[in-house]
Order: sequence, then C1' cells, then structure tokens
RNA sequence: GGUGUCGUAGCCGAGCGGUUAAGGCGAUCGGCUUAAGCUUGAGGGAGCGUGGGUUCGAGUCCCACCGACACCA
Repeated sequence: GGUGUCGUAGCCGAGCGGUUAAGGCGAUCGGCUUAAGCUUGAGGGAGCGUGGGUUCGAGUCCCACCGACACCA
C1' cells in the first nucleotide's frame, strides 16, 4: 500500500428498514450475615466511532474519514 471483517452502557454482547435498543457481568440499593463473601431480590445507566447521503422512517442500506483485527504484498 491492497482486500476483508468489525466499532452498540464501565466490560462482554444481541438487535428482518418500522413501538420505548435484548441479555450477562460489574456497580448501586435491599434481604441473608456480628461483618464480609456466597446467594437472592429490586431499580437505574447507552441512541449506536465521526460526518454526510438514501428513505415517510436508519443501530441496520450507501459514501468518505477515524480506529481495531486478520490476510495479501
């Protein structure tokens, strides 16, 4: 330098173009405990890497850029 895959919450990670963006872990609060751990219950937290485009409607499709990984050179 080229090609491909990917970028969604603190971490992991789902998400046919159509409601209010799943789930797990962690954190917080409660039960249990002398206290903690284990366990159990409850409530929250993200508008989707950035900028454009298409569309009545975009996390999802298209383009450019940024970044990560893999392969080729």

A computed fold for a 73-nucleotide RNA from Exocentrus adspersus, annotated as transfer RNA. Lineage of the source: Eukaryota > Bilateria > Neoptera > Eumetabola > Exocentrus. The sequence is in RNAcentral, with records from ENA. The coordinates come from a structure-prediction model, not an experiment, and the mean pLDDT is 82. It matches the Rfam family "tRNA". From the family's description: Transfer RNA (tRNA) molecules are approximately 80 nucleotides in length.